[in-house]
C1' cells in the first nucleotide's frame, strides 16, 4: 500500500418547489383558507424490569417459579458501573503490566450419571513387580495371594514432587506444596488478599435430581372507566308507590331536596359509534458540580408523532457520498447506486438486523529499508 474479516465503535443523504396524507391552532354558517407539528437507533424480537389499571389478599406454611462472588447505581431489574477470584491471550529474563471471558453458593449431606476406548470411570489387577507353595537340570510354567511404583486406554485413572520405608509397594511415614474445616494476626466497607497454628485427606458432573440462602399474588391497554345508540313503558326476581324503595348534599347523625312512566339484580337480544386511558415526561438539550465510573444534584432552556384499519408519501430541480466511462489531474457525462427497518399506553434495559464512509482490532498478500 492492497484485499478480507469482526457478538467492535461512530454514523444513518441535505435543501427548495409542486401535489397529497394525518394531527392541531386561528378565521369561517359551511365548503374551505392560512399557520404549525409529523418515526427509529433499533420504532423490531416481545426476552427482563417498572409505571398504570382490573381482580385477589387476616396471618402462617407447603408447592411452583426465578435468582446466586462483593460493593455501589437505579423507580426496578436477570440491567449497568467499579472491584475480587478463576480461565485464556499478548508483552517481559523475571517481578509485573495490558487485553478478554465467566450460569462465579454447595460434589467433604444423600441419590443418580460418566459416550468411545480401556482390565477398571469409583467395592479398580490387563501387562508388569513381589514373596510363598508346587513342577522342572535350567530357562520357565502352574496355583492361590500381595501390590496402584511403571506400561497401555481415555476428556478424566484413585492428591503432586522429593526422601524414608518395604519381599515388592502404597499418605504407610516425613518435608514442602495443593485442597477441605476451624480459629488467630495484619490490610480492605466487603468479596478477598498476606501470614503463621491446629484437625483432616479428596476423581468429575448441580444449564442431573437435590441442599442452602434470598425473592415473587394473578392478569395485561384487546387492561380499565364513562357516554350515546337501540328493541323496550318487553321478560324473570327483590324492594317500594306519600306509613317513602332508592338517590343527592354531608366525615357521621339529625335535617333538607328529588322521588312512582321507580330503584336494584338476573337472563337474553341489539348497537359495531364516541370520549377518557393516550402522549408533560423516572422528558430532551446546554452548562456547572459531586463521584474512578454507572449515576446523582443544581441552574437555564425547549415542547418534540398521536393514527384506530391505522397518516408520515409521490414527483421535479440543485447538492452530498459511492461506482463506472472519457483523458493522469482539474473537469464533464452516466447510474432502476445510497442500508436495516417503520410508532400504536408509556418508560428503563437486553438481544437481534444494518449500505457507503470513517475509527479500532485481527488475518493474508505485495513493495521498500
Nucleotide at each position: 500500500c492492497c484485499g478480507g474479516c469482526g457478538c467492535a465503535g461512530u454514523g444513518g443523504u441535505g435543501c427548495u418547489g409542486u401535489c397529497g396524507u394525518u394531527c392541531u391552532u386561528g378565521c369561517g354558517a359551511a365548503a374551505g383558507c392560512a399557520g404549525g407539528g409529523a418515526a427509529g437507533g433499533a420504532a423490531a424480537g416481545u426476552c427482563c424490569g417498572g409505571a398504570c389499571a382490573g381482580c385477589g389478599c387476616a396471618g402462617g406454611g407447603c408447592a411452583a417459579c426465578g435468582c446466586a462472588c462483593c460493593a455501589c447505581c437505579u423507580a426496578a431489574c436477570g440491567g449497568g458501573u467499579g472491584g475480587g477470584a478463576c480461565g485464556c491471550c499478548c508483552a517481559g529474563c523475571a517481578a509485573u503490566g495490558g487485553g478478554u471471558g465467566u450460569a462465579c453458593a454447595g460434589a467433604a449431606a444423600g441419590u443418580g450419571c460418566c459416550a468411545c476406548a480401556g482390565a477398571g470411570a469409583a467395592u479398580a489387577a490387563c501387562u508388569g513387580c513381589c514373596a510363598c507353595g508346587g513342577a522342572g537340570c535350567a530357562a520357565u510354567c502352574c496355583g492361590g495371594g500381595g501390590u496402584a511404583a511403571a506400561g497401555g486406554u481415555g476428556a478424566a485413572a484413585a492428591c503432586g514432587u522429593g526422601g524414608g520405608g518395604u519381599a515388592a509397594g502404597a499418605g504407610c511415614c516425613c518435608a514442602c506444596g495443593c485442597c477441605g474445616g476451624u480459629g488467630g494476626c495484619g490490610g480492605g466497607u466487603a468479596a478477598c488478599c498476606g501470614u503463621g497454628g491446629c484437625c483432616g485427606g479428596g476423581g468429575g458432573u448441580a444449564a442431573a435430581c437435590c441442599u442452602u440462602g434470598c425473592g415473587u399474588g394473578c392478569u395485561g391497554a384487546a387492561a380499565u372507566g364513562c357516554c350515546a345508540u337501540g328493541u323496550a313503558u318487553a321478560c324473570g326476581g327483590u324492594c317500594g308507590c306519600u306509613u317513602g324503595a332508592a338517590g343527592g348534599c354531608g366525615g357521621c347523625u339529625c335535617g333538607c331536596c328529588u322521588g312512582a312512566u321507580g330503584a336494584c339484580c338476573g337472563a337474553g337480544g341489539g348497537u359495531a359509534g364516541g370520549c377518557a386511558g393516550a402522549u408533560a415526561c423516572a422528558g430532551g438539550c446546554a452548562c456547572a458540580u459531586a463521584g474512578u465510573a454507572a449515576u446523582g444534584u443544581g441552574u437555564g432552556u425547549c415542547g418534540c408523532a398521536g393514527a384506530u384499519a391505522a397518516a408520515u408519501g409521490a414527483c421535479a430541480g440543485c447538492g452530498g457520498c459511492g461506482c463506472c466511462u472519457g483523458u493522469u489531474u482539474a473537469c464533464a457525462g452516466g447510474c432502476u447506486g445510497c442500508a436495516c427497518a417503520g410508532a400504536a399506553u408509556c418508560c428503563g434495559g437486553c438481544u437481534u438486523a444494518c449500505a457507503a464512509a470513517c475509527u479500532c482490532g485481527c488475518c493474508g498478500g505485495g513493495u521498500g529499508a
A computed fold for a 369-nucleotide RNA from Chitinophaga pinensis, annotated as Bacterial RNase P class A. It matches the Rfam family "Bacterial RNase P class A". Gene Ontology terms of the family: ribonuclease P activity, dimeric ribonuclease P complex and tRNA processing. Model confidence (mean pLDDT): 75 of 100. The sequence was found by an Rfam model in a public genome assembly.